[in-house]
RNA sequence: GCCCCGAUAGCUCAGCCGGUAGAGCGACUCGCUGUUAACGAGUAGGUCGUCGGUUCGAAUCCGACUCGGGGCG
Numbered sequence: 001g002c003c004c005c006g007a008u009a010g011c012u013c014a015g016c017c018g019g020u021a022g023a024g025c026g027a028c029u030c031g032c033u034g035u036u037a038a039c040g041a042g043u044a045g046g047u048c049g050u051c052g053g054u055u056c057g058a059a060u061c062c063g064a065c066u067c068g069g070g071g072c073g
Base pairs, nucleotide, nucleotide: 001072002071003070004069005068006067007066010025011024012023013022019056027043028042029041030040031039049065050064051063052062053061
């Protein structure tokens, strides 16, 4: 220098053919308990890596860039 993969909640990850974002764990509240833990119920938490483009509509498609991983020279 070129090619491929990845970046989504605090963490680990889903998200199909574009229709407006979810799970588990964690946190918090309530119930239960003599107390804690466990268990049950609920709540909060996201400009989907950045900037543009296409579209009525983008996590998803297109381009450039940043960061991480791998390969080739």

Predicted 3D model of a 73-nucleotide RNA (transfer RNA) from an uncultured Candidatus Micrarchaeota archaeon. The coordinates come from a structure-prediction model, not an experiment, and the mean pLDDT is 81. Rfam family: tRNA. About the family: Transfer RNA (tRNA) molecules are approximately 80 nucleotides in length.